[in-house]
Molecule: RNase P RNA; transfer RNA
Organism: soil metagenome
RNA sequence: AGACGGCCGGAUGGCCGCCUUCCGCAAUGGGGGCAACCCCGCGGGGGGAGGAAAGUCCGGGCUCCACGGAGACACGGUGCCGGGUAACGCCCGGCGGGGGCGACCCCAGGGAAAGUGCCACAGAAACGAGACCGCCAACCCCGACCGGCCGCGCGCCGGCUCCGGGCGGCAAGGGUGAAACGGUGCGGCAAGAGCGCACCGCGGUCGCGGCAACGGGACCGGCACGGCAAACCCCACCGGGAGCAAGACCAAAUAGGGGCGGCGCGCGGGGCGACCCGCAGGCCGGUUUCCGGGCCGCCGCCCGGGUAGGUCGCGCGAGGCGCAAGGCGACUUGCGUCCCAGAUGAAUGGCCAUCCCCUGGUCCGCCAGGGACAGAACCCGGCUUACAGGCCGUCU
RNA sequence: CGGGGCGUAGCUCAGCCUGGUAGAGCAUCUGCUUUGGGAGCAGAGGGUCGGAGGUUCGAAUCCUCUCGCCCCGACCA
Numbered sequence: 001a002g003a004c005g006g007c008c009g010g011a012u013g014g015c016c017g018c019c020u021u022c023c024g025c026a027a028u029g030g031g032g033g034c035a036a037c038c039c040c041g042c043g044g045g046g047g048g049a050g051g052a053a054a055g056u057c058c059g060g061g062c063u064c065c066a067c068g069g070a071g072a073c074a075c076g077g078u079g080c081c082g083g084g085u086a087a088c089g090c091c092c093g094g095c096g097g098g099g100g101c102g103a104c105c106c107c108a109g110g111g112a113a114a115g116u117g118c119c120a121c122a123g124a125a126a127c128g129a130g131a132c133c134g135c136c137a138a139c140c141c142c143g144a145c146c147g148g149c150c151g152c153g154c155g156c157c158g159g160c161u162c163c164g165g166g167c168g169g170c171a172a173g174g175g176u177g178a179a180a181c182g183g184u185g186c187g188g189c190a191a192g193a194g195c196g197c198a199c200c201g202c203g204g205u206c207g208c209g210g211c212a213a214c215g216g217g218a219c220c221g222g223c224a225c226g227g228c229a230a231a232c233c234c235c236a237c238c239g240g241g242a243g244c245a246a247g248a249c250c251a252a253a254u255a256g257g258g259g260c261g262g263c264g265c266g267c268g269g270g271g272c273g274a275c276c277c278g279c280a281g282g283c284c285g286g287u288u289u290c291c292g293g294g295c296c297g298c299c300g301c302c303c304g305g306g307u308a309g310g311u312c313g314c315g316c317g318a319g320g321c322g323c324a325a326g327g328c329g330a331c332u333u334g335c336g337u338c339c340c341a342g343a344u345g346a347a348u349g350g351c352c353a354u355c356c357c358c359u360g361g362u363c364c365g366c367c368a369g370g371g372a373c374a375g376a377a378c379c380c381g382g383c384u385u386a387c388a389g390g391c392c393g394u395c396u
Numbered sequence: 397c398g399g400g401g402c403g404u405a406g407c408u409c410a411g412c413c414u415g416g417u418a419g420a421g422c423a424u425c426u427g428c429u430u431u432g433g434g435a436g437c438a439g440a441g442g443g444u445c446g447g448a449g450g451u452u453c454g455a456a457u458c459c460u461c462u463c464g465c466c467c468c469g470a471c472c473a
Base pairs, nucleotide, nucleotide: 001396002395003394004393005392006391007390008389010355011354012353013352014351015350016349018048019047020046021045022044023043024042025041029040030039031038032037050373054384055383057382058381059380060379061378062243063242064241065240067292068291069290070289071288072287073286075239076238077237078236079235080094081093082092083091084090095109096107097106098105099104110234111233115232116231117228118227119226132174133173134170135169136168139166140165141164143162144161145159146158147157148156149155182200183199184198185197186196187195201223202221203220204219205218206217208215209214247312248311249310250309257303258302259301260300261299262298263297266279267278268277269276270275281296282295283294284293305472306471307470319338320337321336322335323334324333325332326331356371357370358369359368360367361366397469398468399467400466401465402464403463406422407421408420409419416453424440425439426438427437428436446462447461448460449459450458
């Protein structure tokens, strides 16, 4: 200088308050309210915000919704392997890839030879193959040049020569792009090319190690198979919905109302009747099939009206701490010990003193200012985000 | 406390699903027209797509985190 892990998040004392809970004494009362219900005296004791209480991003508990189980479809989510856990998209260990000199860090990390789609611009060409510039032997044509021949006519013939064109061969090089149909080197060729060879990459087969992901090895194949799935999709696994304003009880009040929509209101028997029984039918938390169950006037929306009060849910829990054992670890098991916020216009605060830290000033004695992020609201396990300053340990 | 939606030019919105040029109306400015103004016609300027990170060659659009704003939800009958 840096990497990783863990912890604290002002301390102590005094005075005055607030919320909650328990005990004792006194009274068997007093007050508020229509009521349900709530409050009130004196003394003493216990507890009183967080690591994130936050964002509400996941997973559960709990409660309700006549639905419960099995299957299919649709929709949503997750995605290397193994383990942990009540569960998870979380955590631990490993594998693979990438970064860093290193300690170490990051990865939505299944499938692209099941299919569809997209790859703008540029570029010849964006996955069907093909060739813009370029490179090139043979063959054909034109011209130049050289050589030869003769009937001297810009005549004819020939060429390891050059230029251009045609018919062809090639994909090395150039250029474009984020990406160009394996890469590097040697050989080879007219020029070239997996055309041949070596190494690397890729694919296949076999056997080895590992629970597995995967690793390393031998042999074969000259390459056929570009990228995108945080595009549709395929595969595997998981998932009913709503949420404490859930929900239960009590009290008060009224226009115990109206409209729209959905499905149903069937048959038989008994009874004077309310009603009961049986069968059929309909409905039942996305659609549908089967089995079982429930209900038969229920559900949804809108308009209008009333009250906006009280009690419970609500604090013993996947709980905290310590020790021991197992495990690399996440974690698990056993024993001991502790009880640790429950408000509802909403408590958890204010002042003083002495220290601590930071900033500024200083006559070095001190003086002044300030104390991060932020605050429970049904609870728990995670993730993410915000955070002044400080401590400890391991390592480069 | 719980649930849902939105953020793109000065204002109101489209584009997002299915990634490749950021657009429309009003407003602003300039010119023409008019004696002048308004209206009309022609043209121009103006945008970190709320912010940060990721996927991709490429993000307003897809994914994650974050910031801000708006809406709804009590009970009885």